[in-house]
């Protein structure tokens, strides 16, 4: 001095002027106070609240998926394990089960799973053809039948463990070395998983096919809901009127409708609660590899009607442009029950811990 990797952080600062919203006090005029975010965003996941439904277990469906651990919970975090990627610091992962079963492999190719097209042997038994030899028999040769194989060519993403040295008639875990497998043995670890010794090895691959295993789950959402509640209309019950109308079959009784006046209850406008003091925030300590708990102490930071948080001047600070006066610029983006996460979008700076190279003492 340069290239990086990991985590945290800020994300305009002051004063003036004029506004807007919320609560206080005020008769009022006006006064005090306090008033956007790290994502308030996307609504992608958990939960709290709130209401409906539900006796209990089961299936069915839907959701998770390496293993422990945190948490109110979670598809989130924290540590580990395997796997890949980097020198490395570190970064990334739909990462349970293929010996329950069923299926799927496109074109090629003989075959896509108990594998023989081509090819190689034909050592063993036959065949035939020479030879010895009376004759059994030998023997030498053909690749001709049985027949052995899987080595090497071909197709394919992927062909029945790779690679070599041995061996055979050719060959092959047939045997031996590594080096992969294992449904064994022993040890280590709560576990995932590892390490060693064992065994010549057994039908490969796909569960982001079906399906099997563990686990976890009602449905809706603050427009959730609750409380107060007119006017008008309408329900429901009681008394009065027992007289009238008009309907029910012509009449007669019942009935029902119309009248007065008094009690009930539900909606509706409209108000008021939910509303923000909370799985809170800030600081020590303690337990822990951490995530994270646990004590103390201290502190209240919007809460609205969907609608408010804003604009200007001037000084400072950043960047950029100029010699200089000066200019210009100053990021995503804004709350609506509330709370953990995830993901996304962020000019510009800032701290802290590491890794790698080079140089110098």
């Nucleotide at each position: 001095g340069g290239a990086g990797u990991c985590g945290g952080c800020c994300g305009g600062a002051c004063a003036g002027u004029c506004g807007c919203g919320a609560c206080g006090c005020g008769c009022a005029a006006g006064c005090a106070u306090c008033g956007a975010g790290g994502a308030a965003a996307g609504u992608c996941c958990g939960g709290g609240c709130u209401u409906c439904a539900c006796a209990g277990g089961g299936c069915a469906g839907g959701g998770u998926g390496c293993c422990a651990g945190g948490u109110a919970a979670c598809g989130c975090c924290u540590g580990g394990g395997c796997g890949g990627c980097g020198c490395g610091a570190g970064c990334c992962g739909a990462c349970g089960g293929a010996a329950a079963g069923u299926g799927c492999a496109a074109c090629a190719g003989a075959a896509a799973g108990a594998a023989a097209c081509c090819g190689c042997c034909g050592a063993u038994g036959g065949c035939c053809a020479u030879c010895u030899g009376a004759g059994c028999a030998g023997a030498u040769g053909g690749a001709u039948c049985a027949g052995g194989c899987a080595a090497g060519g071909g197709u394919g993403a992927a062909a029945u463990g790779g690679u070599g040295c041995g061996g055979c008639a050719a060959g092959a875990g047939c045997g031996c070395a590594c080096c992969g497998c294992g449904a064994g043995u022993u040890g280590g670890g709560c576990a995932a998983c590892c390490a060693a010794c064992c065994g010549g090895c057994a039908c490969g691959g796909c569960a982001a096919a079906c399906c099997c295993c563990a686990c976890c789950u009602g449905g809706a959402g603050c427009a959730a809901g609750a409380c107060c509640g007119a006017a008008u209309a309408g329900g429901g019950g009681a008394a009065c009127a027992c007289u009238g109308g008009c309907g029910u079959u012509g009449c007669c009784c019942g009935c029902g409708c119309c009248g007065u006046u008094c009690c009930c209850g539900g909606g509706u406008a409209g108000g008021u609660c939910g509303c923000u003091g909370g799985a809170g925030c800030g600081g020590c300590g303690c337990a822990g590899c951490g995530a994270u708990g646990c004590g103390c102490c201290g502190c209240c930071g919007a809460g609205a009607g969907g609608a408010a948080u804003g604009a200007c001047u001037g000084u400072c600070a950043c960047g950029c442009c100029g010699c200089a006066a000066g200019g210009c610029g100053c990021a995503c983006a804004g709350a609506a029950c509330c709370c953990g996460g995830c993901u996304u979008a962020c000019a510009g700076g800032c701290c802290g811990a590491c890794u790698c190279c080079g140089u110098u003492u």